[in-house]
Context: one part of a larger RNA
Molecule: small-subunit ribosomal RNA, 5' domain
Organism: metagenome
């Protein structure tokens, strides 16, 4: 000198863009952060409408023996039909993404370059083939019971794209055969026989025919699904070369250890695991041990080489109260899933239960120190859904903090008798100083008023036309045109007008390094100080004042790096 996720002191007008728990991976109240699909399924609370019956209440009116009786109509309960479709349940997909943190890890963890003839991949794309015919349950629900609760047990009956046999086998798989090929184990192709192996429906439209419980179904067709196989894309797994901090005051380490055979396990290779056999394997080119640490793209500095660093953003890894374990699934050994153990907190009827903010806010604690218990799904993206759409503390916004960078302002011009005041003085004067007053202007920002439905919008629904599918001028899909409606930010940005210099300057230094000097006070005291050093009665070095210098909404100090 530069830099910072900074902190502290004094000061503080506005805006834009960034950025903000670095310490206790300490404990957490409260709310939210993962749902969605009725076009998979059974069912149906509530509300509305309709017809109608019974019961009840009121009742015009009629009759009356004056006791009462009948009764249009109105209200209402229950029952029927139609619509609506809440909450819960079965089922599917998602919940393995997105978001957080850096504890652990010196490791194939990361980076880089390769390999898998040793692998897998839901949703997506392309191609080929199929989607036949049956069965038994179970939740919800009903009834009963246990429990303080969490919840649990039994009975009865029910649906499916839930579950289970059977059929078929384009195919796939296992075994035997032939051919080709390769970097070893191998891989690929072909044909044959033999083994094993699949499925589920939903919905829109249609007019001949058939059936019909008159609702519809069969049939045709569109769309979305389902099953098998091949290929692709994407994601993932495994292996290897090289690189990756300090300590030798760590020199020897190792028994599943090193290798083989066989069996198991995995999607897959492998001591990954197991039985047996052999006695190996690593190491001064640093094994083993200890300390420290997430790694990288990058960032800071530097002319570079290098050094330091890894916050925000992006990629990878690891973790989710601590330790262990598997289940489900295409994918997890799973942050807001399950089980066990432990510590801690909470509820309890004492028998037993509940919980996990290193998600977003927020709180306590520790700390020099780090923000709102905000708004919206409008956009971007993700999940589900045919879609409309729903959800989304991802995200987008707003708020707070001079924490950083950048921009703007706090006026401009004229104005000498060089006013007053301050300070200094050799008492003549000098300086503050064109500075002020005063005169004339301007209107950035802030303030007020008006405009501004701006941009951020693409997509979607409906209608019309054309094309495709089709038996079809239905439906559905594609293209073009038209109409409709959608903004959290926000009455914000921006524009115009109004008024008026009005609301907006400080901080540090002034002995040398180092730009900037005098007076007063103090008297080795009080104090200053980055280094040299200053202060003991004339201190340009302490404290104050005037003046000056530097930077400026900042300025200094401290810490850290180069």
């Nucleotide at each position: 000198g530069a830099a910072c996720g900074a902190a502290c002191g004094c000061u503080g007008g506005c805006g834009g863009c960034g950025u903000g728990g670095a310490u206790u991976a300490g404990g957490c109240a409260u709310g939210c952060a993962a749902g969605u699909c009725g076009a998979g399924c059974g069912g149906g609370a509530u509300c509305c409408g309709g017809a109608u019956g019974u019961a009840a209440u009121c009742a015009a009116u009629u009759c009356u023996u004056c006791g009462g009786a009948a009764a249009a109509g109105a209200u209402c309960c229950c029952g029927c039909c139609g619509g609506u479709g809440a909450g819960a349940g079965c089922g599917g997909c998602g919940a393995a993404c997105g978001g957080g943190u850096g504890a652990g890890u010196a490791a194939c963890g990361c980076g880089u370059g390769g390999g898998c003839a040793a692998u897998u991949u839901g949703c997506c794309c392309u191609c080929a083939a199929g989607u036949u015919g049956g069965g038994g349950a179970u939740a919800g629900c009903u009834c009963c019971g246990g429990g303080a609760a969490a919840c649990c047990g039994g009975u009865g009956g029910u649906a499916a794209u839930a579950c289970c046999g059977a059929a078929u086998g384009u195919g796939g798989u296992c075994g035997a055969g032939u051919c080709g090929u390769a970097c070893a184990u191998g891989c690929g192709a072909c044909a044959u026989u033999a083994u094993c192996u699949a499925a589920a429906g939903a919905u829109g439209g249609g007019g001949a025919u058939u059936c019909u419980u008159c609702g519809g179904a069969a049939c045709c067709u569109g769309u979305c699904g389902c099953u098998u196989g091949a290929g692709g894309a994407u994601g993932a797994g495994c292996c290897c070369g090289c690189g990756u901090c300090c300590c030798a005051u760590c020199a020897g380490c190792u028994c599943g250890u090193u290798g083989g055979u066989g069996a198991g396990g995995u999607a897959a290779c492998g001591g990954c695991c197991c039985a047996c056999c052999a006695a190996g394997g690593c190491g001064a080119a640093g094994a083993c041990g200890g300390g420290u640490a997430g790694c990288u793209g990058g960032u800071c500095u530097g002319a570079g080489a290098g050094g330091a660093u890894g916050g925000u953003c992006a990629g990878c890894c690891a973790c989710a109260c601590u330790g262990g374990g598997a289940c489900u699934g295409a994918g997890a050994c799973a942050c807001u899933g399950c089980c066990c153990a432990g510590a801690c907190u909470c509820c309890u009827a004492c028998g037993g239960g509940a919980g996990g903010c290193u998600g977003c806010a927020g709180u306590c604690g520790a700390g020099a120190a780090u923000c709102a218990u905000u708004g919206u799904c409008a956009a971007u993206g993700c999940a589900c859904g045919c879609a409309a759409g729903u959800g989304u503390g991802a995200a987008c916004a707003u708020g707070c903090g001079a924490c950083g960078c950048c921009g703007c302002g706090u006026g401009c011009a004229g104005g000498a008798u060089g006013a007053a005041g301050g300070c200094c003085u050799u008492c003549g004067g000098g300086u503050u100083g064109u500075a002020a007053a005063c005169u004339g202007c301007u209107g950035u920002c802030a303030u007020g008023a008006g405009g501004g439905a701006a941009a951020a919008a693409c997509g979607g629904u409906c209608c019309u036309g054309c094309c495709g599918c089709u038996a079809a001028u239905a439906u559905c899909g594609g293209c073009a045109g038209g109409a409709c409606g959608u903004g959290a930010u926000g009455g914000u940005a921006c524009c115009u007008c109004a008024a008026g210099a009005g609301g907006a300057a400080g901080c540090c230094a002034c002995g040398g390094c180092u730009a900037a000097c005098u007076c007063c006070g103090u008297g080795c005291c009080a104090g200053c100080a980055g280094c040299c050093g200053c202060g003991g009665u004339a201190a340009u070095a302490c404290g104050g004042a005037g003046g000056u210098g530097g930077c400026g909404a900042g300025c200094g100090u401290u810490g850290u790096u180069c």